[in-house]
RNA sequence: UGCCGAAACGGCUAACCCGCCGAAAGGCGGGGACGCAAAGCCAUGGAUCUAAAGUUUGCUAGUCUCGUAGCAGACAAUGAUGGCCAGGCUACCGAAG
Numbered sequence: 001u002g003c004c005g006a007a008a009c010g011g012c013u014a015a016c017c018c019g020c021c022g023a024a025a026g027g028c029g030g031g032g033a034c035g036c037a038a039a040g041c042c043a044u045g046g047a048u049c050u051a052a053a054g055u056u057u058g059c060u061a062g063u064c065u066c067g068u069a070g071c072a073g074a075c076a077a078u079g080a081u082g083g084c085c086a087g088g089c090u091a092c093c094g095a096a097g
Base pairs, nucleotide, nucleotide: 003097004094005093011036012035016031017030018029019028020027021026034083040089041088042087044086045085046084047081048080049079054075055074056073057072058071059070060069061068062066
């Protein structure tokens, strides 16, 4: 110095509760700790979640005959998850090996 992860100083904070934001997934703040050695940072690849807008199918209604409105279904990220897996960048401590 690199791998690695005993101890310590510290750090972060799942579920859940409250408030706010969002169509939703979810996010932010406060409380709270299951855990975490990168649970620090970056949505680049994959995966997963959501489906407002969009496309499309069906039903109903109107009659302006236009695919117009309502409802339901399907598809689908420009959304979300970094505490799902990779990848990139950076970093505290120093026992064994």

The RNA shown here (c-di-GMP-I-GGC riboswitch aptamer) has 97 nucleotides and comes from a Chloroflexota bacterium. Its mean pLDDT, the model's own confidence on a scale to 100, is 82.